The RNA shown here (transfer RNA) has 73 nucleotides and comes from a Bacteroidales bacterium. Model confidence (mean pLDDT): 81 of 100. Rfam family: tRNA. The RNAcentral record of the sequence draws on ENA.
RNA sequence: GCCCGAAUAGCUCAGGUAGUAGAGCGUAAACUUGGUAAGUUUAAGGUCGGCAGUGCAAAUCUGCCUUCGGGCU
Numbered sequence: 001g002c003c004c005g006a007a008u009a010g011c012u013c014a015g016g017u018a019g020u021a022g023a024g025c026g027u028a029a030a031c032u033u034g035g036u037a038a039g040u041u042u043a044a045g046g047u048c049g050g051c052a053g054u055g056c057a058a059a060u061c062u063g064c065c066u067u068c069g070g071g072c073u
Stems, first nucleotide, its partner, number of pairs: 001072007010025004019056001027043005049065005
């Protein structure tokens, strides 16, 4: 230098054919207990890596950039 893949909640990851973004773990509260742990319920937590483009509409499609991983020379 070229090619491929990844970037989404605090962590690990889903998200079909574009249509108001989810799970598990963790955190907080309530219930339960004599008190913990465990269990049940609920809640908070996201400008979907950045900038543009297409489109009525973009996490999703396209281009460029950044970071990480892999491959080739």